This is a predicted structure of a 70-nucleotide RNA (Glycine riboswitch aptamer) from a pig gut metagenome.
Rfam family: Glycine riboswitch aptamer. Rfam links the family to the GO term glycine biosynthetic process.
RNAcentral holds the sequence, with entries from MGnify.
Model confidence (mean pLDDT): 82 of 100.
[in-house]
RNA sequence: UUACGGGAGAGACUUCCAAAGAGGCGCCGAAGGGGCAGUGGUAACAAACUCUCAGGCAAAAGGACCGUAA
Numbered sequence: 001u002u003a004c005g006g007g008a009g010a011g012a013c014u015u016c017c018a019a020a021g022a023g024g025c026g027c028c029g030a031a032g033g034g035g036c037a038g039u040g041g042u043a044a045c046a047a048a049c050u051c052u053c054a055g056g057c058a059a060a061a062g063g064a065c066c067g068u069a070a
Stems, first nucleotide, its partner, number of pairs: 001070006011025001013024004026057003032053001033051003038045002
C1' cells in the first nucleotide's frame, strides 16, 4: 500500500420555499487541518489533550485506530 474482518460520538431539530435552494438554534470528536503538553541531537517531531476551520449528528456511506494475509 492492497484485500478481508472489527470499529465510537453527536437534532430522522427547525424557518422560508411548489421544488431546487437558502438560513436559524443545539451538539459531536476518530478523515483532514490548527494549537499545545511532551520529546529533542536545538534541527525538528508532536498525542487518544485542545480548537472546531473543514467534516459529521436515523439507516447507508464515511471513519482514526486494531487484527489477519500478501